A computed fold for an 84-nucleotide RNA, annotated as c-di-GMP-I riboswitch aptamer. Its Rfam family is "c-di-GMP-I riboswitch aptamer". Rfam describes the family as follows. GEMM was predicted in a large-scale screen for bacterial structured RNA regulatory elements. It was read from a public genome assembly, where an Rfam model found it.

[in-house]
């Protein structure tokens, strides 16, 4: 140094769920909580997923992101400890 990842220290983040706000909704913040997680750390680049408020068709439905999601999947970038 790269790659790997323990029944190892030491840190760290927090899913569902509640409440509170924000949002037109997916959602997201913030407190409480811990299902997990060695990158669950950071960037919407490809892909993919919700949502559609405005907008068009046009007539109560249908498309569409300029709004979301990194704890879907690659890819970029950094980074903690060291047992086989």
């Nucleotide at each position: 140094a790269a790659g790997c990842g323990a029944u190892a220290a030491g840190a760290g983040c927090a899913a569902a769920c509640u409440u509170a706000u924000u949002g037109a909704a997916a959602a997201a913040u913030a407190a409480g909580g811990a299902c997990g997680c060695a990158a669950a750390a950071c960037c919407a680049c490809a892909g993919g997923u919700c949502u559609a408020a405005g907008a068009u068709a046009c007539u109560u439905u249908a498309u569409u992101a300029u709004g979301a999601c990194g704890g879907c999947u690659g890819g970029g970038u950094u980074a903690c400890c060291g047992a086989a």
Background
Model confidence (mean pLDDT): 85 of 100.